The RNA shown here (FMN riboswitch aptamer (RFN element)) has 164 nucleotides. The coordinates come from a structure-prediction model, not an experiment, and the mean pLDDT is 77.

RNA sequence: AAGGAUCUUCGGGGCAGGGUGGAAUUCCUGACCGGCGGUAAAUGCUUAUCUAUCUAUUAAGAGGAGUAAGCAAAGCCCGCGACUCCCUGAGCUGACAACAGCAAGGGGACUGACUUGGUGGAACUCCAAGGCCGACGGUAUAGUCCGGAUGAUAGAAGAUCACU
Numbered sequence: 001a002a003g004g005a006u007c008u009u010c011g012g013g014g015c016a017g018g019g020u021g022g023a024a025u026u027c028c029u030g031a032c033c034g035g036c037g038g039u040a041a042a043u044g045c046u047u048a049u050c051u052a053u054c055u056a057u058u059a060a061g062a063g064g065a066g067u068a069a070g071c072a073a074a075g076c077c078c079g080c081g082a083c084u085c086c087c088u089g090a091g092c093u094g095a096c097a098a099c100a101g102c103a104a105g106g107g108g109a110c111u112g113a114c115u116u117g118g119u120g121g122a123a124c125u126c127c128a129a130g131g132c133c134g135a136c137g138g139u140a141u142a143g144u145c146c147g148g149a150u151g152a153u154a155g156a157a158g159a160u161c162a163c164u
Base pairs, nucleotide, nucleotide: 002164003163004161005160006159007158008157009156010155017029018028019027031144032143033134034133035080036079037078038077043072044071045070046069047068048067049066053062054061055060075132076131084109085108086107087106088105091102092101093100094099114130115129116128117127118126136147137146138145
């Protein structure tokens, strides 16, 4: 340092203003938001190196440009998670068998949305412009309110243990 086991902590944001109406954060207008990992040339930051130059001159210090490495950096590029459904199911409950109910865990299905122009050797990631997308239940039709959810999870950080 990598992999493994156990544990701990963390792990999602958002309708201002206006209109219609008996009633809408749900309609119209307008506003706002973007989970996790990967990928990255501009840009930013850090470190190293080199050095024009400056300060000092015993030593030395600072340092523009360059080079290298690392980190940050995509809602719509790749993959994952959440929601929903199906199968299985340790175990628990119904006193027991049959049977029924609940159910940790495991497997599967499903799983939204981008173009144009610019720069360039290289960009669906940068810059500019215009678009588009967002589970289920409730309720005047909801990405943003309320609810399942003080839940679950992709994962992130850390601690301990043994081994290679």
Its Rfam family is "FMN riboswitch aptamer (RFN element)". On this family, see Vitreschak et al., Nucleic Acids Res 2002: "Regulation of riboflavin biosynthesis and transport genes in bacteria by transcriptional and translational attenuation".